[in-house]
RNA backbone atom coordinates (compact mmCIF):
# COMPACT_ATOMS: atom_id res chain seq x y z
C1' N A 1 0.00 0.00 0.00
C1' N A 2 -5.09 -3.20 -0.77
C1' N A 3 -7.80 -3.96 2.91
C1' N A 4 -10.93 -10.05 4.61
C1' N A 5 -13.06 -12.80 8.98
C1' N A 6 -15.05 -10.13 13.51
C1' N A 7 -16.42 -6.46 17.25
C1' N A 8 -18.82 -1.52 18.47
C1' N A 9 -21.88 2.48 17.62
C1' N A 10 -25.86 5.72 13.91
C1' N A 11 -29.66 5.48 10.78
C1' N A 12 -33.88 2.71 7.55
C1' N A 13 -36.25 -1.21 6.45
C1' N A 14 -38.17 -5.37 9.71
C1' N A 15 -42.40 -10.99 10.38
C1' N A 16 -45.98 -13.92 13.27
C1' N A 17 -49.68 -15.33 17.51
C1' N A 18 -55.82 -14.75 21.56
C1' N A 19 -59.66 -14.30 23.45
C1' N A 20 -63.38 -14.69 28.13
C1' N A 21 -64.54 -13.32 33.14
C1' N A 22 -63.47 -10.68 37.47
C1' N A 23 -61.40 -6.26 39.79
C1' N A 24 -59.17 -1.70 39.35
C1' N A 25 -59.61 2.41 35.97
C1' N A 26 -62.84 4.32 32.47
C1' N A 27 -62.49 7.84 26.30
C1' N A 28 -59.75 3.31 25.75
C1' N A 29 -55.74 -0.10 26.26
C1' N A 30 -53.75 -1.63 30.28
C1' N A 31 -51.68 -3.82 35.31
C1' N A 32 -53.19 -7.88 38.84
C1' N A 33 -55.79 -12.86 38.84
C1' N A 34 -57.96 -17.08 36.42
C1' N A 35 -59.42 -21.06 32.28
C1' N A 36 -57.77 -22.76 28.39
C1' N A 37 -55.04 -21.46 22.91
C1' N A 38 -51.41 -19.40 19.82
C1' N A 39 -46.04 -17.18 18.19
C1' N A 40 -40.74 -17.33 17.16
C1' N A 41 -36.76 -13.79 14.11
C1' N A 42 -34.13 -11.37 21.46
C1' N A 43 -31.56 -14.56 24.60
C1' N A 44 -31.74 -20.30 25.94
C1' N A 45 -31.12 -25.23 24.90
C1' N A 46 -31.45 -29.92 21.12
C1' N A 47 -29.84 -32.80 16.89
C1' N A 48 -28.42 -32.43 11.74
C1' N A 49 -26.02 -31.95 6.74
C1' N A 50 -21.41 -30.35 7.01
C1' N A 51 -17.01 -29.06 8.71
C1' N A 52 -12.35 -30.72 11.84
C1' N A 53 -10.17 -34.87 14.38
C1' N A 54 -5.00 -37.63 19.16
C1' N A 55 -8.94 -36.11 22.63
C1' N A 56 -12.09 -31.94 23.22
C1' N A 57 -15.31 -30.32 19.65
C1' N A 58 -17.74 -26.49 16.36
C1' N A 59 -22.43 -26.07 13.64
C1' N A 60 -28.87 -23.32 11.26
C1' N A 61 -33.39 -19.21 9.83
C1' N A 62 -34.38 -26.93 11.60
C1' N A 63 -36.57 -28.52 16.26
C1' N A 64 -37.92 -27.27 21.19
C1' N A 65 -40.62 -23.15 23.69
C1' N A 66 -37.21 -22.58 29.76
C1' N A 67 -37.08 -17.55 28.78
C1' N A 68 -39.77 -13.53 25.53
C1' N A 69 -43.89 -12.25 23.06
C1' N A 70 -49.71 -12.57 20.96
C1' N A 71 -53.47 -3.86 19.99
C1' N A 72 -49.45 0.44 20.29
C1' N A 73 -45.25 1.36 22.27
C1' N A 74 -40.80 -0.73 23.72
C1' N A 75 -38.08 -4.89 21.74
C1' N A 76 -36.43 -7.75 17.46
C1' N A 77 -33.01 -12.10 13.92
C1' N A 78 -32.34 -10.68 9.19
C1' N A 79 -30.92 -6.71 5.42
C1' N A 80 -29.26 -2.01 3.29
C1' N A 81 -26.15 2.42 3.98
C1' N A 82 -22.08 5.10 6.66
C1' N A 83 -18.12 5.75 10.57
C1' N A 84 -14.81 3.75 14.32
C1' N A 85 -11.53 -0.66 16.11
C1' N A 86 -8.60 -4.56 13.94
C1' N A 87 -5.73 -7.20 10.95
C1' N A 88 -5.81 -11.92 7.91
C1' N A 89 -4.63 -11.89 2.40
C1' N A 90 -2.40 -10.10 -2.07
RNA sequence: UCGAUCCCCGCGGGAGAGAUGGCCAUAGAGACCAUCGCCGAAGGAGCAACCACCCCGGAAACUCUCAGGCAAACGGACCGCAGGGGGAUG
This is a predicted structure of a 90-nucleotide RNA (Glycine riboswitch aptamer) from Sneathiella chungangensis. Its Rfam family is "Glycine riboswitch aptamer". Its family is annotated with glycine biosynthetic process in the Gene Ontology. Of the family's consensus pairs, 90% are formed in the model.